[in-house]
Context: one part of a larger RNA
RNA sequence: UGGCGGGGUAGCACACAAGGGGUGGGCGCUGCGGUUCAAUUGGAUUCAACGCCGGAAAUCUCACCAGGGAAGACGGCAGGGUGAAGGUCAGUCUGACGGGCUUACCAGACAAGCCGAGAGGUGGUGCAUGGCCAUCGUCAGCUCGUACCGUGAGGCGUGCCGUUAAGUCGGUUAACGAGCGAGACCCACGUCUCAUGUUGCUACCUGAAUUUUCGAACUCAGGGCACUCAUGGGAGACCGCUAGUGAUAAACUAGAGGAAGGAGUGGGCGACGGUAGGUCUGUAUGCCCCGAAUUUCCUGGGCUACACGCGGUGCACAAUGCGCGCCACAAUGGGAUGCGACACCGAAAGGUGGAGCCAACCCCCUAACAGCGCGCCAAGUUCAGAUCGAGGGUUGUAACUCACCCUCGUGAAGCUGGAAUCCCUAGUAAGCGAACGUCAUCAUCGUUCGUUGAAUAUGUCCCUGCUCCUUGCACA
Repeated sequence: UGGCGGGGUAGCACACAAGGGGUGGGCGCUGCGGUUCAAUUGGAUUCAACGCCGGAAAUCUCACCAGGGAAGACGGCAGGGUGAAGGUCAGUCUGACGGGCUUACCAGACAAGCCGAGAGGUGGUGCAUGGCCAUCGUCAGCUCGUACCGUGAGGCGUGCCGUUAAGUCGGUUAACGAGCGAGACCCACGUCUCAUGUUGCUACCUGAAUUUUCGAACUCAGGGCACUCAUGGGAGACCGCUAGUGAUAAACUAGAGGAAGGAGUGGGCGACGGUAGGUCUGUAUGCCCCGAAUUUCCUGGGCUACACGCGGUGCACAAUGCGCGCCACAAUGGGAUGCGACACCGAAAGGUGGAGCCAACCCCCUAACAGCGCGCCAAGUUCAGAUCGAGGGUUGUAACUCACCCUCGUGAAGCUGGAAUCCCUAGUAAGCGAACGUCAUCAUCGUUCGUUGAAUAUGUCCCUGCUCCUUGCACA
């Protein structure tokens, strides 16, 4: 100087407390371990591995296994017009193939049989690396110049008193300044305003169709840009104002006005460094290795196995519910090998024809929970839906291993889950659906989007950790 302490002090965090919802029990899905297997490719293993590698693998992917082929730039040496490399009818080996072999033909100059040297390698090493990422942590820290102190390592500044989300700011002090961080900055949302109106909107005006209880309703077209909305520019928030506390400071508490109040809310942005953290299987790359195989192609299998253990997640165990009928209200996105209106066929999945749309125009696109009415009456049930049987459909060369969907039948466990443990402070948690990514097909996954919409806390350092100061040390 750091690190550590079941030492001290001050402060902080969904850390605890106060509450809400779960996990841990059941069944399914998914990842991991283990075991098995010809192979069940490999990586990641506390937080910071385990719906992770955008990793939803039928072939491909693919790295694994079984089997079969192809292929050596360039140089040298065997060989070669007594025919090299190559192509082909038939037969045979084979899952299949002039791929090999047998036999025969075509054709005409090179040459993998050998040596060197390559191409290639999802082969090894992330403990040789770049780049990128995770995490400590959006924690408040990390340093420098000059001066000063110390023989020196080093210290000081960066301490103390207040304050802050903050080494944020104020005051004080052998320090005075400065840099990287914090903040400022950038984006979105929330209010107002100006401009522009097509594919957006329709208050008002005109015309037309339909209905009519003659009051009007509704649709279309033409004006119009008021409103909504879209796009661009600007205003607005600063403890600015008032009162109190404080040291008359920094600031804090309450209030007014305001769409918004004390960082308005959410995101982007991640200091010096640590973890020899992760990735050589995204790419790049040193070294090592393989080099006719550890290259590459094809067929089939495997990654989908299953006494078991663990993580995550979906659905349930019901009446705040389930079923049937009626009936409302979104936003984000996507669309040409595409989205597909609409019509017809089908009980449905789906099929046939096919308008429009390269999209504020057309389509995906009826949101669901909710609301209203009826049934169920506490039961393993009109709860729950695993499993299995039968029939049908779609994608694709191909659904046996091993896809998804529809209909009928079957109808298992499960009656709220031990010890333990996770997330969350407001448009949040929780409930509900939608779109997109992956994608020929397949979502209980991920990323976004809207809809319904709470409870509790304004305290503390007890648990878990973090920051500053201080003290002890068998540590470096």
A computed fold for a 476-nucleotide part of an RNA from a metagenome, annotated as small-subunit ribosomal RNA, 3' major domain.
The full RNA is in RNAcentral, with records from SILVA.
The prediction has a mean pLDDT of 80.